[in-house]
Transfer RNA from a Patescibacteria group bacterium, 73 nucleotides, folded computationally.
The coordinates come from a structure-prediction model, not an experiment, and the mean pLDDT is 81.
Rfam family: tRNA. It is annotated as a transfer RNA.
């Protein structure tokens, strides 16, 4: 240059025949304990890579461009 995957919470990662986002661990408060740690319960954290476009309505669908991985030449 080309083609494929893949970007979603601090980290690992779900989510889709388009309806307004989630676990899990880490965080922070709490219950228990003489104390800690495990255990339980509660909170908080995300403009879902950027920018467009299609749709009443977009993490999903289309285009471009950024970044990684991996192939081909």
């Nucleotide at each position: 240059g080309c083609c494929u995957g893949c970007g979603u919470a601090g980290c690992u990662c779900a989510g889709u025949u388009g309806g307004u986002a989630g676990a899990g661990c880490a965080g922070c408060g709490g219950u228990a304990u003489c104390g800690u740690a495990a255990a339980c319960c509660g909170c908080a954290g995300g403009u879902c890579g950027u920018c467009g476009g299609u749709u009443c309505g977009a993490c999903c669908c289309c285009g471009a461009c950024c970044g990684c991985a991996g192939g081909c030449u």